Predicted 3D model of a 523-nucleotide part of an RNA (small-subunit ribosomal RNA, 5' domain) from beta proteobacterium WY25.
The organism belongs to Betaproteobacteria, within Bacteria.

Context: one part of a larger RNA
Parts: sequence; structure tokens; C1' cells
RNA sequence: AUUGAACGCUGGCGGCAUGCUUUACACAUGCAAGUCGAACGGUAACAGGCCCUUCGGGGCGCUGACGAGUGGCGAACGGGUGAGUAACACAUAGGAACGUGUCCAGUAAUGGGGGAUAACUGCGGGAAAUCGCAGCUAAUACCGCAUACGACCUUCGGGUGAAAGCGGGGGACCUUCGGGCCUCGCGUUGGUGGAGCGGCCUAUGUCUGAUUAGCUGGUUGGUGGGGUAAAGGCCUACCAAGGCGACGAUCAGUAGCUGGUCUGAGAGGAUGAUCAGCCACACUGGGACUGAGACACGGCCCAGACUCCUACGGGAGGCAGCAGUGGGGAAUUUUGGACAAUGGGGGCAACCCUGAUCCAGCCAUGCCGCGUGAGUGAAGAAGGCCUUCGGGUUGUAAAGCUCUUUCGCGAGGGAAGAAAGCGGCGGGGGGAAUAUCCCCGCCGGAUGACGGUACCUUGAGAAGAAGCACCGGCUAACUACGUGCCAGCAGCCGCGGUAAUACGUAGGGUGCGAGCGUUAAUC
Repeated sequence: AUUGAACGCUGGCGGCAUGCUUUACACAUGCAAGUCGAACGGUAACAGGCCCUUCGGGGCGCUGACGAGUGGCGAACGGGUGAGUAACACAUAGGAACGUGUCCAGUAAUGGGGGAUAACUGCGGGAAAUCGCAGCUAAUACCGCAUACGACCUUCGGGUGAAAGCGGGGGACCUUCGGGCCUCGCGUUGGUGGAGCGGCCUAUGUCUGAUUAGCUGGUUGGUGGGGUAAAGGCCUACCAAGGCGACGAUCAGUAGCUGGUCUGAGAGGAUGAUCAGCCACACUGGGACUGAGACACGGCCCAGACUCCUACGGGAGGCAGCAGUGGGGAAUUUUGGACAAUGGGGGCAACCCUGAUCCAGCCAUGCCGCGUGAGUGAAGAAGGCCUUCGGGUUGUAAAGCUCUUUCGCGAGGGAAGAAAGCGGCGGGGGGAAUAUCCCCGCCGGAUGACGGUACCUUGAGAAGAAGCACCGGCUAACUACGUGCCAGCAGCCGCGGUAAUACGUAGGGUGCGAGCGUUAAUC
């Protein structure tokens, strides 16, 4: 000088930050990932409309909407933790044998069919979790057929392989009056290129121990085969006998790495909280499935430990998400508000979800700022302490007088964070179209958790606001009394055994100040 600190004494306000470093110990409760009716069959609830009514109510998906279900996208992000890991990681610099949902640019298409199944209904099993059988039904769910520039395979002849519709508007024409048709928007399929992201490889660097000196059998290399999105002993069969090591292999211990942070004149040393990048993990161990992406924190299966329910047959669970509880510990916060902003997921959108986030709450934990009054005031008051008894000191300190009102308290006013989306008008694009739709501009009105917050004005009144450590030397600051090697102090030297500036108290003083000391830790 510093700290994610703790402890002791003390404590007025504000701003900005930080806050389980220990048991990767166990977890009650609530919330943390949903959304889409413009994919679908539909209608459990609510509201509207219509019909019936015995006035209790009942019926009709017709409309707004929508429980459960099929389907799509998301759930691989965001959030947490640092157990493992000494290289499978990270940092820097390179590389070639790869993948890529959504997004961007451009290209070609989106033709014609089929069979199921959940929901639902009926029956049945079970305490429950939940399951079985039969029947009905839809799709952007599923499966064929056609087509194929390019794609993949190829003996270069050829072969294989796609798709899905939905919504808005509309002039002529057709119509079974549903629509066809046209157009716009959103989708769907096959190619190409890109962006961003990811997988892989190489080099160099990255703690300690030699009281660890040899290690290695898929081991090192080759050939054939397999596997992967992709190179490769990644796997396998055969062949060769290699490969690493005192420039420290192997083994053991410790440890997430970095940008950074602390310190220091620097070199260096220590460190890796918060914030950012990467990695690893998700009760412990293993495994794959789905998918563009996981071997998946709030998915699945198996085994194990633990907890809970049970009708004893069988089931359920995983806070290292946000709060919170127990435990451990010197020690670390609220079971708060809001999606208003920023961002994310879904949706054409409106909007919904979001313990990400933004805010509020708690704690002097840290940094920074402000205040606890200002001027005047000598009878140098009283009191205290000391005294050589003269006085000295506390001390302009107080009182008194004259002022001010920051902050706090009370009263009144009161922003910015909010502009998009939405509506209207104008221009442009597309189009058969003055329609729907898209883009731009102008105008209008709505939307704030924080919060009546920041800030401003005003009222009263010095009023509500100072402590802590130290005073032998180092080291700024001294006397008295008590004690008598006792009680005690102490960072080092050392004080204390009857005149202690070193113990305890008091007066005085010194240093810092809403803090001050102590302890721990680093330089």
C1' cells in the first nucleotide's frame, strides 16, 4: 500500500459498487421455458350471440377466445458452480480433411395420391404413478408415385433421392356456391455462395517434488478394411519393432486457464472474488436416444447411495437457477417488485413467457462526497487537573450576543429514462387493381416496476448527528494518583521488586475521523 475479510468499541446522511472464500453437504415451499388457433381435429372453462324453457336451467363452436391432445419452433441459449483437469484445458501464432437450424444474396420447384393415430367414446387393471383392449377422426404428423439444373453412387451406359400448406384482398371468366382463378404475405423442398458459430490438427508457453529414473503392448509406424460431418490406432486383421526420457519421461502432490487484480521505481513477486473470453461439471458412475446442434442442470435408460409416498404389489425425487431452510463456519443478504427499459424464446401481429435483466430491501463490507454549525466573545467565570500555593492549564473552549439552515424532518410542485408497436395522412414498391400487403416520412394519442424517485420551492429551529486508538524508544503526543516482579503490558527492544512519562484510573496531549483499532493474508 492492499482485501469478497472477520472481531472489539462506536455510528448522522447520500451516491456507486460488493456480499457462503468453509460442506461439489442435505434440502421443506414458491417461482426460474415456453409459445403458436394464420399447421390440425376440436370445445373442458369464461364472455357474447341465437334457440328452447317448467324461469331452476338447458341446447347450438356461430363468434371472441381456449383446458387437454396431435403438430411446429424453442428447450444445446440465458443462469449457476469450480469438484475434476498439469493437458483432452487455456493463451498466442498458424493449419486442412469438416459441419451448420434460424439469418443474408441468388437459383429451380411447390404436381398427383394413400394408409394410420392421439384427442374423444366404450370396457377393463391399479391405492397411486399410470396402463391395456376395442371403435371413430384431422393435419404443415407419416408413407408412396411423378418430376430432378445441380446433389449422391457409378462399370460413364446409367442408377438413387424432394416438397405442405396456411392467411389477407379482389376485376373479368368458370362454379357443385365450398370455391376455382388472379394477386400479396408467411411458409415448404433441392442446389450454390456468404455471414456468424462450431468440431479437428500443429508449434511455443503454462506450479512443486529425483527422498519418483526408467516408462510404454494399440504401445510406435505401415498395408487392407471399418467408422466419423471430418484428418487420425479413432477401431479392427496382418506385418515391422518401434515410440518417450536428466532439455526430467513415468509417478506423486497441488491447481480450472486467460484478459486482468494487488504490490513494486522497474525487473519481479503474489493472486485469478465481482466484470469479460474459454473449459469442465450438474446427487455418484455408465450409456445412448432425439435433434442443425447434447451424449443434454430444471430430458430418457441402467446401476448405486440417500430422501419421500404406499393399500407392501409398486412408485416419486435431485436448488453447483432466484429467494429461502438446516448443517458447517470467524463469516456473507429478501421465501421482495416489474417485464417500464435492454436482451432472449415463440408468434404475421396483437401479445405471452423470461428469479436473464432492470429495480427495490438488508449489511459502514469497500470507495467517494457531505454534515454534526459560523462570527464575536477575557470577568481569562464556575468546575476539573496540576502546583514551588504565587499561579498554571482545560481555554475563545463554554456562557452571552449576532447570524446561517447544507443534510435530516414537515409541506407543496415535479422530470428524464418512452420510443417503437397502434391509428390517421402523404410518398414509394409490388400488383390486373384506387384492394390487401411491404418500406419511408409527418401528425395524433397510449404505455414507468423504480416512485411521487431525482430535482426545485418552502416552514421551523443550533435545532436531530463523534468516536476510536495511542502518548518509554522505534513513533507524533506527559503529569498526578493507585499498585509494588503483584495485578498487569508487550510488534521488537523490553517495563513492574515503594517516587513506574511503559501496569490501572484521571487530567492533559497526539493521530485519524463515521469511523478507529486488532487479527488474518499478499507485495